[in-house]
């Protein structure tokens, strides 16, 4: 350097579920909580999964991201240092 991942050390994040707001939804935020993370930093121009105000269609419980998710793969950059 490259890989690994300790009941290490110093710290970090924060699922469900509640309240408060934003959104048409999905889902964000911001507090309160901890399920659990060694990248649960960051990235939505890769895959995939969610949603449909709008479009599309005769209509559908139908198709359709321009809307989202990074705690789904995957990209990528970092702190620590036993074995």
């Nucleotide at each position: 350097c490259a890989g690994c991942g300790a009941c290490a050390a110093a710290g970090g994040c924060a699922a469900a579920c509640c309240a408060a707001u934003c959104g048409a939804a999905a889902g964000g935020u911001u507090g309160g909580g901890a399920c659990g993370c060694a990248a649960a930093g960051c990235c939505a121009a890769g895959g995939g999964u969610c949603u449909u105000c709008c479009c599309c269609g005769c209509a559908a419980u139908g198709g359709g991201a321009u809307g989202a998710c990074a705690g789904c793969c995957g990209g990528u950059u970092a702190c620590c240092g036993a074995a």